[in-house]
RNA sequence: AAUAUUCUUCGGGGCAGGGUGAAAUUCCCGAUCGACGGUAAAGUCCGUGAGCGAAAGCUGAGUAGGUUUGAUUCCUACACCGACAGUAUAGUCUGGAUAAAAAGAAGAAACAU
Repeated sequence: AAUAUUCUUCGGGGCAGGGUGAAAUUCCCGAUCGACGGUAAAGUCCGUGAGCGAAAGCUGAGUAGGUUUGAUUCCUACACCGACAGUAUAGUCUGGAUAAAAAGAAGAAACAU
């Protein structure tokens, strides 16, 4: 000094304003949100976690153009996706959850090699 190990802390956000209706943050217009690692900066590429399952496993979504050595990540345009229960049909409300857990991030430490 490094590695495995141990401990501690951290570890998700969001319907403004309207329409209809007896009733809708759920329908319609519109608005708004985006865990972790990789990579040229990513909700939609690759992988992981969360969710479901006894396990195996299952589990959503993007194209076109431009710039560049390099971009499904930047810029432009138009799209698309999002657990379960409740309720006038929910990514956003309420509830389990001021929870637990995880990918992982930061910090510390003696021993061993």